[in-house]
RNA sequence: AGCAAUAUAGCUCAUCUGGUAGAGCUUCGGCCUUAAACGCCGAUGGUAGCGAGUUCAAGUCCCGCUAUUGCAU
Numbered sequence: 001a002g003c004a005a006u007a008u009a010g011c012u013c014a015u016c017u018g019g020u021a022g023a024g025c026u027u028c029g030g031c032c033u034u035a036a037a038c039g040c041c042g043a044u045g046g047u048a049g050c051g052a053g054u055u056c057a058a059g060u061c062c063c064g065c066u067a068u069u070g071c072a073u
Stems, first nucleotide, its partner, number of pairs: 002071006010025004019056001027043005049065003053061001
């Protein structure tokens, strides 16, 4: 060189058959407490590794590249 899988929020991960992306933790604010922690409520935060194609419409399908992991040699 070859084969396979993965890449989505600061972190860990969802998104079932294509219909303009969500949860937990973190962070911030409020309530609670003498105070803190715990708990409860709310908010912030990503157009999905990069590029191209198909489609009315792509995180999802096709192709190339990059990175990581595994297999084989």
Transfer RNA from a Planctomycetota bacterium, 73 nucleotides, folded computationally. Lineage of the source: Bacteria > Pseudomonadati > Planctomycetota. The RNAcentral record of the sequence draws on ENA. Its Rfam family is "tRNA". The family's RNA type in Rfam is transfer RNA.